Small-subunit ribosomal RNA, 3' major domain from an uncultured prokaryote, 461 nucleotides, folded computationally.
Context: one part of a larger RNA
RNA sequence: UGACGGGGGCCCGCACAAGCGGUGGAGCAUGUGGUUUAAUUCGAUGCAACGCGAGGAACCUUACCUGGGUUUGAACUGUGGAGGACCGGUAUAGAGAUAUACCCUUCCCUUCGGGGACUUCUUCAGAGGUGCUGCAUGGCUGUCGUCAGCUCGUGCCGUGAGGUGUUGGGUUAAGUCCCGCAACGAGCGCAACCCUCGUCCUGUGUUGCACUCUCACAGGAGACUGCCUCGCAAAACGGGGAGGAAGGUGGGGAUGACGUCAAGUCAUCAUGGCCCUUACGGGCUGGGCUACACACGUGCUACAAUGGCGGUGACAGUGGGCAGCAACUCAGCAAUGGGAAGCUAAUCUCAAAAAGCCGUCUCAGUUCGGAUUGGGCUCUGCAACUCGAGCUCAUGAAGUUGGAAUCGCUAGUAAUCGCGGAUCAGCAUGCCGCGGUGAAUACGUUCCCGGGCCUUGUACA
Numbered sequence: 001u002g003a004c005g006g007g008g009g010c011c012c013g014c015a016c017a018a019g020c021g022g023u024g025g026a027g028c029a030u031g032u033g034g035u036u037u038a039a040u041u042c043g044a045u046g047c048a049a050c051g052c053g054a055g056g057a058a059c060c061u062u063a064c065c066u067g068g069g070u071u072u073g074a075a076c077u078g079u080g081g082a083g084g085a086c087c088g089g090u091a092u093a094g095a096g097a098u099a100u101a102c103c104c105u106u107c108c109c110u111u112c113g114g115g116g117a118c119u120u121c122u123u124c125a126g127a128g129g130u131g132c133u134g135c136a137u138g139g140c141u142g143u144c145g146u147c148a149g150c151u152c153g154u155g156c157c158g159u160g161a162g163g164u165g166u167u168g169g170g171u172u173a174a175g176u177c178c179c180g181c182a183a184c185g186a187g188c189g190c191a192a193c194c195c196u197c198g199u200c201c202u203g204u205g206u207u208g209c210a211c212u213c214u215c216a217c218a219g220g221a222g223a224c225u226g227c228c229u230c231g232c233a234a235a236a237c238g239g240g241g242a243g244g245a246a247g248g249u250g251g252g253g254a255u256g257a258c259g260u261c262a263a264g265u266c267a268u269c270a271u272g273g274c275c276c277u278u279a280c281g282g283g284c285u286g287g288g289c290u291a292c293a294c295a296c297g298u299g300c301u302a303c304a305a306u307g308g309c310g311g312u313g314a315c316a317g318u319g320g321g322c323a324g325c326a327a328c329u330c331a332g333c334a335a336u337g338g339g340a341a342g343c344u345a346a347u348c349u350c351a352a353a354a355a356g357c358c359g360u361c362u363c364a365g366u367u368c369g370g371a372u373u374g375g376g377c378u379c380u381g382c383a384a385c386u387c388g389a390g391c392u393c394a395u396g397a398a399g400u401u402g403g404a405a406u407c408g409c410u411a412g413u414a415a416u417c418g419c420g421g422a423u424c425a426g427c428a429u430g431c432c433g434c435g436g437u438g439a440a441u442a443c444g445u446u447c448c449c450g451g452g453c454c455u456u457g458u459a460c461a
């Protein structure tokens, strides 16, 4: 000087408390451990791994396994030699990769010696490796933490390590600001500048019915403790008030200091070293990643009456659409199929929003719950057996609110309700967004957890 203390003081955070809703019990979905397996590819492992990489494993993906095959190779550059245009197509064998045979085609320049582009076979340099090392690395990322800290120049103090400044008194979300002070200044952080929502004004106006409004786009205004008052130290600041759509950081986002964890990633990519080179490279078929005594994480659906079922019938917002979205009509109980207008979309369309309201059921393993299983279909796709989704008939399991323990949330939040998108042929309870309805509680900081500043002890560095 740090770090640590079941030392002290001050302060903060959904940290506790006060509340609301969950998880832990059930069934299922999904990830992981374990086990199994020819293989169940690899990575991630307290917080900060476990609906994570994966924004979508039937083939492909795919890195794993089996089998049958390949060796200058699927892609790249060059070199020596030998040939030929290349491309395209057909047949046979085969699981395919591939092998064999055949058809079609005959480039450009030329001094006719040959040369050039392309391509096939072959030789050699070399390719290739999702092989190892994230403890050799770059880049990117997580985390403490959006916590308020981390430092420098000069000066001063100290033999020196170092200190001072940055401590102190107030104050703040903040090393924020004020006052004081051997310090005076400065940098990276904080804040502001950026985006968005809320109010108003101006302009523009198709596709928005009409259009002054709503709406859309563009540009501006507005909020600064500016005004009043009280307190404090005449300061910073704090309490109250006025006006205002909004008030003291207005709400949300983007933004992550010096550093910590030899944190994560050699499988995004790049890359040193090591290793393989008829194989640890490359192509293919089928299988596996989907296994299942079990254990854990994250979710979905429930256990019902604030509900189920039937009927009714309004009100959103974000978005997507041409190998696409599809109105409407016909067939079908339906998934869906047959026709078919419009739309490259403020024009057409996905589209029906759902919670709401009315009727019924009357507390039961039920008209709750929907797992599981049997049958019949639909769709995508070469192909749904391993292993897709959907519809329909039947079946109707566990489950009556969940032990110890544990999680989220302070307002348009929690809870609840539906809608859209990426990925995508098909497949969503996950993820990323959108709006509808819309609470309760916070006395307080003793305690648990994490953090900041000062101080104290230390046999630790």
Base pairs, nucleotide, nucleotide: 001461002460003458004457005456007455008454009453010452011451012450013449015445016444019409020408021407022406023405026301027300028299029298030297031296032295033294034292035291042053043052064287065286067284070281077125078124080122081121082120083119084118088103089102090101091100092099093098107116108115109114128276129275131274132273133272137270138269139265140264141263142261144259149188150187151186152185153184154183155164156163157162168179169178170177194253195252196251197250199221200220201219202218203217204216205215224247227241228240229239230238231237303402307361308360309359310358311357312356319350320349321348324343325342328339329338330337331336368399373394374393375392376391377390378389379388415437416436417435418434419433420432421431

The full RNA is in RNAcentral, with records from ENA.